Small-subunit ribosomal RNA, 5' domain from an uncultured bacterium, 509 nucleotides, folded computationally. Its mean pLDDT, the model's own confidence on a scale to 100, is 86.
Context: one part of a larger RNA
RNA sequence: GACGAACGCUGGCGGCGGGUUUAACACAUGCAAGUCGAGGGACGAAACUUGGUGCUUGCACCAGGUGGAAACCGGCGAACGGGUGAGUAACACGUGAGGAACCUACCUUUUGCUCUGGGAUAACCCAAGGAAACUUGGGCUAAUACCGGAUAUUCCAACCACACUGCAUGGUGAGGUUGGGAAAGCUCCGGCGGCAAGAGACGGUCUCGCGGCCUAUCAGCUUGUUGGUGAGGUAACGGCUCACCAAGGCGACGACGGGUAGCUGGAGUGAGAGCUCGAACAGCCACACUGGGACUGAGACACGGCCCAGACUCCUACGGGAGGCAGCAGUGGAGAAUCUUGCACAAUGGGCGCAAGCCUGAUGCAGCCACGCCGCGUGAGGGACGAAGGUCUUCGGAUUGUAAACCUCUUUCAGUAGUGAAGAAGCGAAAGUGACGGUAACUACAGAAGAAGCCCCGGCUAACUACGUGCCAGCAGCCGCGGUAAUACGUAGGGGGCGAGCGUUGUCC
Numbered sequence: 001g002a003c004g005a006a007c008g009c010u011g012g013c014g015g016c017g018g019g020u021u022u023a024a025c026a027c028a029u030g031c032a033a034g035u036c037g038a039g040g041g042a043c044g045a046a047a048c049u050u051g052g053u054g055c056u057u058g059c060a061c062c063a064g065g066u067g068g069a070a071a072c073c074g075g076c077g078a079a080c081g082g083g084u085g086a087g088u089a090a091c092a093c094g095u096g097a098g099g100a101a102c103c104u105a106c107c108u109u110u111u112g113c114u115c116u117g118g119g120a121u122a123a124c125c126c127a128a129g130g131a132a133a134c135u136u137g138g139g140c141u142a143a144u145a146c147c148g149g150a151u152a153u154u155c156c157a158a159c160c161a162c163a164c165u166g167c168a169u170g171g172u173g174a175g176g177u178u179g180g181g182a183a184a185g186c187u188c189c190g191g192c193g194g195c196a197a198g199a200g201a202c203g204g205u206c207u208c209g210c211g212g213c214c215u216a217u218c219a220g221c222u223u224g225u226u227g228g229u230g231a232g233g234u235a236a237c238g239g240c241u242c243a244c245c246a247a248g249g250c251g252a253c254g255a256c257g258g259g260u261a262g263c264u265g266g267a268g269u270g271a272g273a274g275c276u277c278g279a280a281c282a283g284c285c286a287c288a289c290u291g292g293g294a295c296u297g298a299g300a301c302a303c304g305g306c307c308c309a310g311a312c313u314c315c316u317a318c319g320g321g322a323g324g325c326a327g328c329a330g331u332g333g334a335g336a337a338u339c340u341u342g343c344a345c346a347a348u349g350g351g352c353g354c355a356a357g358c359c360u361g362a363u364g365c366a367g368c369c370a371c372g373c374c375g376c377g378u379g380a381g382g383g384a385c386g387a388a389g390g391u392c393u394u395c396g397g398a399u400u401g402u403a404a405a406c407c408u409c410u411u412u413c414a415g416u417a418g419u420g421a422a423g424a425a426g427c428g429a430a431a432g433u434g435a436c437g438g439u440a441a442c443u444a445c446a447g448a449a450g451a452a453g454c455c456c457c458g459g460c461u462a463a464c465u466a467c468g469u470g471c472c473a474g475c476a477g478c479c480g481c482g483g484u485a486a487u488a489c490g491u492a493g494g495g496g497g498c499g500a501g502c503g504u505u506g507u508c509c
Base pairs, nucleotide, nucleotide: 001508002507003506005505006504007503008502009501012376013375014374015373016372017371018369019368020334025332026331027330029329030328031327034076035075036074039073040072043068047066048065049064050063051062052061053060054059055058083287084286085285093211094210095209096208097207098206102204103203107200108199109198110197111196112195113194114193115149116148117147118146124139125138126137127136128135129134155180156179157178158177159176160175162173163172164171165170185192186191213259214258215257220250221249222248225247226246227245228244229243230242231241232240262284263283264282265281266277267276268275269274289310290309291308292307293306312323313322314321315320340366342365343364344363348362349360350359351358352357379409380408381407382406389400390399391398392397413450415445416444417443418442419441423436426433427432453498454497455496456495457494458479459478460477464493465492466491467490468489474481475480
């Protein structure tokens, strides 16, 4: 000097940031991922309304219209966003290359197409079982759900022959034969879609060089191990997996083992070299009660999905079920220690939707905390009889001290009252639409009025006297003070330093 700090004393305001470093301990409650009726069937709730009837005259019933709520099939999203740092010494990260071994929904663009059939099933109805979670059977029905057929120069596979090209396993181009592969419609008539293929973009996967911890009181390690052939598998290369064959591969340039640890941009310090750290913000990685597994999908081996096992908690009619805050708040616990069960989708961004819009604890804001940085205030000018009081005193005085009183002013901030935003682009036919917020800002008003402490004064180190105490009580970072005149203990007066803070402790340079 620094800090995600804590502790002690003290504490006026504002701006901008930060806030479980410990138990990746356990979690009550609420919310955190939905959306689309311009894909579909069934049903038609609330509300509004037309006609009729009744009467209690503004309500009920009946018939109809508008309307579209919950549920279901289907599509897209849910793999983003948000959290945490357990594990990991690794191609995890950083950086630089490579892929002639790769994938990519939505988006942009180009070309072509969107023809024709079929069988189901949920919702619903009926029945049954169960305490519940839920389940089973029978019957009906639709689709942009599912399954066929047709067509497809371009696409894929095999083969044939050719040109160009590469260091190369090969690549590219055009041609032929055979085989294979599509689709979905809706509409408010404005549009919105679907399929195939090419290119791009975005995102991702894989490989390699180099770089960054400690330990040799760890010296040998390895059998899918190292390589080959073949096969399987993958989006794709590869012992990735398997069969067979060979016996290799790594290591003092530190293998293997042990310990510790997410990595980085960066942060702290320092003249620098370096040393230390990786909170907040940003990139990457890993994880989601513990362990394992796959399914769906463009994408997961999936925090708020599924299955199995385990520990734990809860419900139960004891037969059986339910759950996962390292999301936002919040609770218990642990700890020196770390916040509200807040407001809003107005903005930015995201999902869905043609749109209106809906959802969004992302985000924007507010609340709490001097935790940090920065700014401001607690008044300004005058004022000597140098008042009183305090302290010291050589008793003359000195000092507190222009300090106070007193006089003249000012009114920042806080307070009261009034005016009152920008942030709004957009959306909507229009009216209108701001959580923050009656906030910021501006104006007026009153009155010095409401606002100073903490540490230190032996040397290092700025700042000294008196009394008390008497190796006691105590102080202390080091040297050291204290045993009767202690500038070192305690108190007072005075002084020094910093100031809404000041000290102490811890850690780093």
The RNAcentral record of the full RNA draws on ENA and SILVA.